RNAcentral holds the full RNA, with entries from MGnify.
The part of an RNA shown here (large-subunit ribosomal RNA, domain VI) has 267 nucleotides and comes from a soil metagenome.
Context: one part of a larger RNA
RNA sequence: CGGAGGAGACUUGAGAGGACCUGUCCCUAGUACGAGAGGACCGGGACGGACGCACCUCUGGUGUGCCAGUUGUCGCGCCAGCGGCACGGCUGGUUAGCUAUGUGCGGAACGGAUAAGCGCUGAAAGCAUCUAAGUGCGAAGCCGACCUCAAGAUGAGGUCUCCCACUGGGUUAACCAGGUAAGGCCCCCAGCCAGAACACUGGGUUGAUAGGCCGGAGGUGGAAGCGCAGUAAUGCGUUCAGCCGACCGGUACUAAUAGGCCGAGGG
Numbered sequence: 001c002g003g004a005g006g007a008g009a010c011u012u013g014a015g016a017g018g019a020c021c022u023g024u025c026c027c028u029a030g031u032a033c034g035a036g037a038g039g040a041c042c043g044g045g046a047c048g049g050a051c052g053c054a055c056c057u058c059u060g061g062u063g064u065g066c067c068a069g070u071u072g073u074c075g076c077g078c079c080a081g082c083g084g085c086a087c088g089g090c091u092g093g094u095u096a097g098c099u100a101u102g103u104g105c106g107g108a109a110c111g112g113a114u115a116a117g118c119g120c121u122g123a124a125a126g127c128a129u130c131u132a133a134g135u136g137c138g139a140a141g142c143c144g145a146c147c148u149c150a151a152g153a154u155g156a157g158g159u160c161u162c163c164c165a166c167u168g169g170g171u172u173a174a175c176c177a178g179g180u181a182a183g184g185c186c187c188c189c190a191g192c193c194a195g196a197a198c199a200c201u202g203g204g205u206u207g208a209u210a211g212g213c214c215g216g217a218g219g220u221g222g223a224a225g226c227g228c229a230g231u232a233a234u235g236c237g238u239u240c241a242g243c244c245g246a247c248c249g250g251u252a253c254u255a256a257u258a259g260g261c262c263g264a265g266g267g
Stems, first nucleotide, its partner, number of pairs: 001152001005163007015149004021049007033038001051106005059100004066093005071086006110144003117137004164266001166178004183262004187204005209255003212251005218244003225238005
C1' cells in the first nucleotide's frame, strides 16, 4: 500500500515446514521343527541407545551490587571497627535467572492407495494360466493421521461485536478539506514469560507497573558493642544472631504528569 465504509476480537486451512530411528532381554516355549546339536514364525511385555521438543521440582554448573573467612598494603588520628587496591585479591558457600551432564515428553496406534510378491475368478488357446475384462491381499516406503506456521490463499475467505450516515468547498466525479465516532497511535512508567531497533506484554491515580518500605521465602552461618574466662592468641554468652540481588505477597511514600495526534460518511 492492497484486501470497495471505519474498527475490535475470534477463526477456517489452500499451501509450507517439522517429525518419521533403533537395540537388548523376558513370556508364549525349550513349544513347532530337528536324530541330535540347536531352535522359531505369529502375538504380548519390560528396559535401553542416539536424536528432538519443553522445563528447572530434583542432581549439578554459573551466579562480578548476596553472606562469611582470610593475605599484603594504603586510608579513616590511634585501639577497635570499617573502606579502597591487588584476576571478583584469594578461599568456602549461594537466591532468582540462564543452563545440562538433570527432569518430563515424543517417534506410535489407525485409515487409504500401492511396490516386489502371493492370490480369486477367467478367456484368447474346450486344457492350463494372478490378467487380457474383472477382483483381493501385501512394505520402515507413498497419501493422510501427529506438531508448527499460515488469507499478499491479490482466489486477499469466515463468525461475532462496536461506530455511525456530519460540515464546508467544488470543475457535481469514484474529488478536496475540516472537525469528530468506535477505535488507534504518540507520550509517560516498566518488563512478568517478549526483545538488537521495531514489535510484543503489563500499567498510567477509578492505579500495585517500577522503585522504596513492611512481611515472608531463601542464602550465609552466629554481627557490632558489652560482659565473662584466659598473660595472650582466642573461646563462651548476649545470638537459630547480624547482614542479605533478582523470588512470593502486602502497602500509594516516590515516579507513571500534563496532554497531543490520527481515525468513517460507505462506486
The prediction has a mean pLDDT of 86.